[in-house]
Molecule: RNase P RNA; transfer RNA
Organism: soil metagenome
RNA sequence: AGGAGGUCGGGCGGUCGCCUGCGCUGGUAAAGCCAGCACGGGAGGAAAGUCCGGACUCCACAGGGCAAAGGUGGCCGUUAACGGCGGCCCCGAACGAUCGGGGGAAAGUGCCACAGAAAAGAGACGGCCUCCGGUACCGCCGGAGGAGUCGGUGAAAAGGUGAGCUGUCUCACCAGCAGGUCCGGUGACGGACUUGCUCGGUAAACCCCACCUGGAGCAAGACUGAUAGGAGGGAUGCGCUGCCCGCGCCGCCUCCGGGUAUGUCGCUAGAGUCGGCCGGCAACGGUCGACCCAGAGGAAUGACCGCAGACCUUCCCUAGUAGGGGAGGUGACAGAAUCCGGCUUAUAGACUCCCU
RNA sequence: GCCGGAGUAGCUCAGCUGGUAGAGCAGCUGAUUUGUAAUCAGCUGGUCGGGGGUUCGAUUCCCUUCUCCGGCU
Numbered sequence: 001a002g003g004a005g006g007u008c009g010g011g012c013g014g015u016c017g018c019c020u021g022c023g024c025u026g027g028u029a030a031a032g033c034c035a036g037c038a039c040g041g042g043a044g045g046a047a048a049g050u051c052c053g054g055a056c057u058c059c060a061c062a063g064g065g066c067a068a069a070g071g072u073g074g075c076c077g078u079u080a081a082c083g084g085c086g087g088c089c090c091c092g093a094a095c096g097a098u099c100g101g102g103g104g105a106a107a108g109u110g111c112c113a114c115a116g117a118a119a120a121g122a123g124a125c126g127g128c129c130u131c132c133g134g135u136a137c138c139g140c141c142g143g144a145g146g147a148g149u150c151g152g153u154g155a156a157a158a159g160g161u162g163a164g165c166u167g168u169c170u171c172a173c174c175a176g177c178a179g180g181u182c183c184g185g186u187g188a189c190g191g192a193c194u195u196g197c198u199c200g201g202u203a204a205a206c207c208c209c210a211c212c213u214g215g216a217g218c219a220a221g222a223c224u225g226a227u228a229g230g231a232g233g234g235a236u237g238c239g240c241u242g243c244c245c246g247c248g249c250c251g252c253c254u255c256c257g258g259g260u261a262u263g264u265c266g267c268u269a270g271a272g273u274c275g276g277c278c279g280g281c282a283a284c285g286g287u288c289g290a291c292c293c294a295g296a297g298g299a300a301u302g303a304c305c306g307c308a309g310a311c312c313u314u315c316c317c318u319a320g321u322a323g324g325g326g327a328g329g330u331g332a333c334a335g336a337a338u339c340c341g342g343c344u345u346a347u348a349g350a351c352u353c354c355c356u
Numbered sequence: 357g358c359c360g361g362a363g364u365a366g367c368u369c370a371g372c373u374g375g376u377a378g379a380g381c382a383g384c385u386g387a388u389u390u391g392u393a394a395u396c397a398g399c400u401g402g403u404c405g406g407g408g409g410u411u412c413g414a415u416u417c418c419c420u421u422c423u424c425c426g427g428c429u
Stems, first nucleotide, its partner, number of pairs: 001356003005352004011307006018042004023037006044333001048344002051342005056217004069213005074088005089102005103208002108206002110202003125151002128146008159174006175198010221265003229256005237249004272291008310330009357428007366381004375412001383399005405421005
C1' cells in the first nucleotide's frame, strides 16, 4: 500500500415519566375496574425491504401419476426448509493475498439492426486466370470453364501456423470439440493412449434435461356476543271506547338462527440465549449445565443532570517526535407488531485476527 | 401489518416478443389578419425514477433501490 473476515455500535450513577407482569393495600356488595406502593422485565444488527424458505391457521384435494404455470441449476455435504451456508471442481481476472462466473448452442426453432460480397446446411456475387464470340487493336460486352488466391465491413467472417505444388487438395504441429479404452476420485472432474471432426454468438429468447412447488395469509383463524330480526306467551300498561270481549302497539318473559359492533384467545418457552465438552477441515450435529429475556394494539421503551472516557477545532504550559491542562463541538443508520432461518440494502465511529 | 400496481417531453399517454423513442395538448418562429383568436407550415424539448448485471447492443430481460397509488379490519 492492499485483500479477506469477526466483535461492539456508547459506559456508570441519580431524578422525573411511559408500557407490561406479579404481589400487597384502599375504594366498590362481588366479579371486574380504578388509585397507590414494592419488586421483575422493556428494541436491532439491521427491528428495514418483504426478496427467498419454514412453523402456525383456514380453504381445496383427501391415494398415486401426467399435463399446465412458476422456480432452481457445477459436485458433495449441511438443514425443519431454502435460491442460504460450508468444502471441493472447472473457467476467467490479478504479480499476489484474493475476486467474479457456473447444466445443454453437436436435439430443434427463432434472432443477430447499421455496415458488409456474405451473419450461418456456406456457397452465391464481384474481382482474378484460360478459351470462344461480337466490336476497329487496347479496352468494353456476352458465353463456357478454372480457382488452395482477393473482398478489410462489423461486436462477431467458417480454427491458427508452416510445408508440399496444382487435384475447388495433402501432410505436420498446436488449439478446441466429440467418441472409445485404462487409471485416480463418492462425485463434479483430472491424467494417459487412440479415432474422428473444425462445428460463430445468444437459453437473465422459445426450448431440452434434472429437481422442487396446491392456494391464501395473524387484517390467517377460534370463542363470546350486544343492537337490529323471527316465533311463541301473557297477569299488568297504552290506544281503538267510559266498562267487558276482541284487535293493535310498546315495554316484559321464553326460545330460535345468523355472527355485525365489542371483548377474549391466537401472543410469545422458542428449530430459544449463554457457557463447557465431544464428532466433523467446515457449514453443522450431539450432549451437559445455567437462565427466562418486550408482548403493547393508533401502539410504551423517553427527558434532564453529574462523572469518567473517545474523536475534532482552538488556546496555554513543559517541551523539537511527545505529555499535561482549559474552552467549544460531535456521536451514525435507524423503532418490535404472529414467530423463526437466511439474503439484500443503510450505517458516524471503535476494537481485533489472518494474509499478500 | 399483509397483498397488488405504476414511474417515458412542461401535462396526458403510446412504444407487444431487444436494434438510433413517438402522438395529442402546451412552448417558440413564420404565414394569414388593421390587430387578436382560430387555421396552415416548421422547429425546440427526453440521465426512459437511480444503480448494477446479461448481451455486440437494454425503455424492453434479470437483480437491487427510491417515490407514488390502490385493496384487505